[in-house]
Context: one part of a larger RNA
Molecule: large-subunit ribosomal RNA, domain III
Organism: Thiohalorhabdus sp.
């Protein structure tokens, strides 16, 4: 210097009650203002207890504090089916042999590690002061293995079937664009509860609800394939009944096969459900709880790994299927069906465009993916709302 600059977005408060030693600042009421493709909701990364409930108020909070992401004591995170682990490979790393280097090391082949990617299954309600696709209630589904039925077929050595680190299919893909079908949502009717009513209107007005899931059945709009059987092959590094060739027969604007949302029916005699009443918070009664139905818009999502053009010509392995090697081998294989047994570990709390990440700060920066309702509008724009969250700590 100076009790001055500052108190960190100009989205904003204000009354009344509570509670306290104390109250602009904490609680609860009723207005009033913000945001509303978000300043709302879910997940990843990151954070590690920051979650709840009691107590507490020196310090921390730019004032205040009875208040907190603060202190202090206790409590909390519950999975076959969500995500990791497992199975597989990408770019990259690593790397027996191996090639190269005074060393130290660099390269690299099989291999094997590596997800952002492929590979089995859960949906809805209820419930805690704090977890829930995890508990608990209803309905269900998937794997592996084991045992049992009933059909068909094959077969007992001239041997069925069963077998892979091996063949084949499959997995399996670019960008643009158009149209079909559908649901999600939304809106409007209707229906049920309840209001309001003294005055024209009362079949009329006003408010609030009108809700449901995987799964199973069924196999539609639509898509794609010619399809079956027999013979014969120097290919698929061996072998095949597989795939591939290439020949004959048979039927072929179909038949059949694959693929496929979505209604519909079931799930559900079951769950949810507005409202009034009483309770400061919790919570309890009506309550074995009304109605629960149609039209009409309509997505960026499904069907779609479709379908059409394009040129620049769009991962790979696994699993799944099927084929036979060496071997094993007397019962097997297939469809259907019934039951036993098993599904560990790990992460699950809280913040998560932010006072909890990253920025020295409770910092006007920074931070991937989803959903994102209504009016006016071509819109995820703009402006107003709505559910939900705020008023940004003087």
């Nucleotide at each position: 210097g100076a009790g001055u600059a500052a108190c960190g977005a100009u989205a904003a408060a204000a009354c009344g009650g509570g509670u306290g030693a104390g109250a602009a600042u904490c609680c609860c009421g009723u207005u009033c203002g913000c945001c509303g493709u978000a300043a709302g909701c879910c997940c990843a990364a990151g954070g590690a207890u920051u979650c709840c409930a009691g107590g507490g108020u020196a310090a921390a909070g730019c004032u205040c504090a009875u208040c907190u992401g603060c202190c202090c004591u206790g409590g909390g995170u519950u999975a076959g089916c969500c995500g990791g682990c497992c199975c597989c490979u990408a770019a990259g790393g690593c790397g027996a042999g191996g090639c190269c280097g005074a060393a130290a090391g660099g390269c690299g082949u099989a291999g094997c590690c590596g997800a952002u990617g492929g590979g089995a299954a859960g949906c809805a309600g209820g419930u805690u002061a704090a977890u829930a696709u995890u508990c608990c209630u209803g309905c269900g589904c998937c794997u592996g293995u084991c045992c049992g039925a009933c059909a068909a077929u094959c077969a007992c050595u001239u041997g069925a079937g069963c077998g892979a680190u091996g063949g084949g299919g499959u997995g399996a893909c670019g960008c643009a664009g158009a149209a079909g079908g559908g649901u999600a949502g939304g809106c409007c009717a209707u229906c049920c509860g309840g209001g309001a009513a003294u005055u024209g209107g009362a079949u009329g007005c006003c408010c609030g609800g009108u809700u449901g899931a995987a799964g199973c059945c069924g196999g539609u709009a639509g898509g794609c394939g010619g399809a079956g059987g027999g013979a014969c092959c120097a290919g698929g590094c061996a072998a095949a009944u597989c795939c591939g060739g290439c020949c004959c027969c048979u039927c072929a604007u179909a038949a059949c096969g694959c693929c496929g949302a979505g209604a519909g029916g079931u799930g559900a005699u079951c769950a949810c459900g507005a409202g009034c009443c009483c309770a400061u918070c919790a919570g309890g009664g009506c309550a074995c709880a009304a109605a629960g139905u149609g039209g009409c818009u309509g997505a960026u999502c499904c069907c779609a790994g479709g379908c059409u053009g394009c040129c620049a010509a769009g991962a790979a392995a696994a699993c799944c299927c099927u084929c036979u090697a060496a071997g094993c081998g007397a019962g097997a294989u297939u469809g259907u069906u019934g039951g036993g047994c098993a599904g560990a570990c790990c992460g699950u709390a809280c913040c998560g465009c932010a006072a909890a990440c990253c920025a020295a700060c409770a910092c006007a920066g920074g931070u991937g993916g989803g959903c994102g309702g209504g009016g006016c509008g071509a819109g995820a724009a703009g402006c107003c709302c709505g559910a939900g969250g705020c008023g940004c700590u003087c």